Transfer RNA from a Clostridia bacterium, 73 nucleotides, folded computationally. Model confidence (mean pLDDT): 81 of 100. Rfam family: tRNA. The family's RNA type in Rfam is transfer RNA.
RNA sequence: GCCCCGGUAGCUCAGUUGGUAGAGCAAGGGACUGAAAAUCCCUGUGUCGGUGGUUCAAGUCCGCCCCGGGGCA
Numbered sequence: 001g002c003c004c005c006g007g008u009a010g011c012u013c014a015g016u017u018g019g020u021a022g023a024g025c026a027a028g029g030g031a032c033u034g035a036a037a038a039u040c041c042c043u044g045u046g047u048c049g050g051u052g053g054u055u056c057a058a059g060u061c062c063g064c065c066c067c068g069g070g071g072c073a
Base pairs, nucleotide, nucleotide: 001072002071003070004069005068006067007066010025011024012023013022019056027043028042029041030040031039049065050064051063052062053061
C1' cells in the first nucleotide's frame, strides 16, 4: 500500500428484506426481613465511531476519514 471483519446503553452483544433502537449483566427504586443476603416487581432522553450523499424514511445502502482485529505484499 491492497483486501476482509468489526465499532450500537456503564459492560458483553442482537438488530437477517431500509419503516417507533433492543436483550442479558451492571446500576437505581420498590416488595419481602428485626437487619442483611437471596428472590420477585418496576425503571433506558443511547450524538448507533466521524462526516457527506441516496431515499418520503438510514444502525442498515454509497463515498471519504478515524479506531481495533486478521490476511496479502